[in-house]
Background:
The prediction has a mean pLDDT of 88. The part of an RNA shown here (small-subunit ribosomal RNA, central domain) has 342 nucleotides and comes from Colacium calvum. The source organism's lineage runs through Eukaryota, Discoba, Euglenophyceae, Euglenales and Colacium. Rfam family: Bacterial small subunit ribosomal RNA.
Context: one part of a larger RNA
RNA sequence: UUGGGCGUAAAGCGUUUGUAGGUGGUCGAGUGUGUUUACUGUUAAAGAUUAAAGCUCAACUUUAAAAAGGCAUUAAAAACUACUCGACUUGAGUAUGAUAGAGGUAAAGGGAAUUCCCAGUGUAGCGGUGAAAUGCGUAGAUAUUGGGAAGAACACCAAUGGCGAAAGCACUUUGCUAGGUUAAUACUGACACUGAGAAACGAAAGCUAAGGGAGCAAACAGGAUUAGAUACCCUGGUAGUCUUAGCCGUAAACAAUGGAUACUAAGUGGUGCUUUCAGGUACUGCUGUAGUUAACACGUUAAGUAUCCCGCCUGGGGAGUACGCUUGCAAAAGUGAAACUC
Numbered sequence: 001u002u003g004g005g006c007g008u009a010a011a012g013c014g015u016u017u018g019u020a021g022g023u024g025g026u027c028g029a030g031u032g033u034g035u036u037u038a039c040u041g042u043u044a045a046a047g048a049u050u051a052a053a054g055c056u057c058a059a060c061u062u063u064a065a066a067a068a069g070g071c072a073u074u075a076a077a078a079a080c081u082a083c084u085c086g087a088c089u090u091g092a093g094u095a096u097g098a099u100a101g102a103g104g105u106a107a108a109g110g111g112a113a114u115u116c117c118c119a120g121u122g123u124a125g126c127g128g129u130g131a132a133a134u135g136c137g138u139a140g141a142u143a144u145u146g147g148g149a150a151g152a153a154c155a156c157c158a159a160u161g162g163c164g165a166a167a168g169c170a171c172u173u174u175g176c177u178a179g180g181u182u183a184a185u186a187c188u189g190a191c192a193c194u195g196a197g198a199a200a201c202g203a204a205a206g207c208u209a210a211g212g213g214a215g216c217a218a219a220c221a222g223g224a225u226u227a228g229a230u231a232c233c234c235u236g237g238u239a240g241u242c243u244u245a246g247c248c249g250u251a252a253a254c255a256a257u258g259g260a261u262a263c264u265a266a267g268u269g270g271u272g273c274u275u276u277c278a279g280g281u282a283c284u285g286c287u288g289u290a291g292u293u294a295a296c297a298c299g300u301u302a303a304g305u306a307u308c309c310c311g312c313c314u315g316g317g318g319a320g321u322a323c324g325c326u327u328g329c330a331a332a333a334g335u336g337a338a339a340c341u342c
Base pairs, nucleotide, nucleotide: 004313005312006311007296008295012310014201015200016199017198021194022193023192025088026087027086028085029084030083031082034080035077036076037075038074040072041071042070043069049065050064051063052062053061054060091191092188093187094186095185096183097182098181099180103177104176105175106174107173108172109171110154114150115149116148117147118146119145120144121143125136126135162169163168206247207246208245209244210243211242215241216240220236221235222234223233258309259308260307261306262305263304266287267286268285269284270283271282272281273280274279291298292297315342316341317340324335325334326333327332
């Protein structure tokens, strides 16, 4: 390479938008790009193949024959493909009405709890643990009552529920804003699918600057435990966690399952819309037939049957390392070997 694969064995980019490219609905006409057929030319000889012949046979040698394929000319064919022209509405989209939702973003407001501060009552303990101790407390703690301040998170509702491309999104109200679904018509008329590069978004941690800092809490300190204890437990506690503006670009970013389209039994829950209701449609679960699978399991939300496009894999370790390059303030990220060894 021909091929085989990617839920768990190696393998689906974290997600989306989209350029080139690849692929692509129905009908008619034309052209004749690919395609098919035929003729002719060419594709040296030798060798190979086939059939004979010659050396006693064979090897060997000689003679003859035959393609298949390639390229080119010419002549045809017109189903498919391509191109041109014309048309269509089922794919796709637009308009209108309605509708569900923690979708996004900005602002305002709220109550419970926690901590701290002030004042009152009140007195010897509180706290913590397996048990203790460190710690706090007669300079009045813990407890309790009243007042005040601050920051962060939003109990119940709450769900096997909803929304979002994913990351993710939950107190209440308002402004701005995006997408979905559904119903009946009207319109455009293939405008579609995928998508190398590219761009955008992207948890947590981390970084820069300015704020903020209640609680929690890496590091750190102390007390315990222990043979030791750089831990688990306890008392404290700084970065951080929060906001704004940037950077980083990674996760078991998981459904470990790329996207699109079509087809292929049923049953039973949930959430929307519609209602000509034994219904239709969109999503979300469970069981399960055919089928698939090494098994587990999957099974109209496929891992079934097919087509199109992209990404990725090729024994374990070395190694997601080294070197180089690109990006980054850095931390690092992306790309990504080999020797050697089993």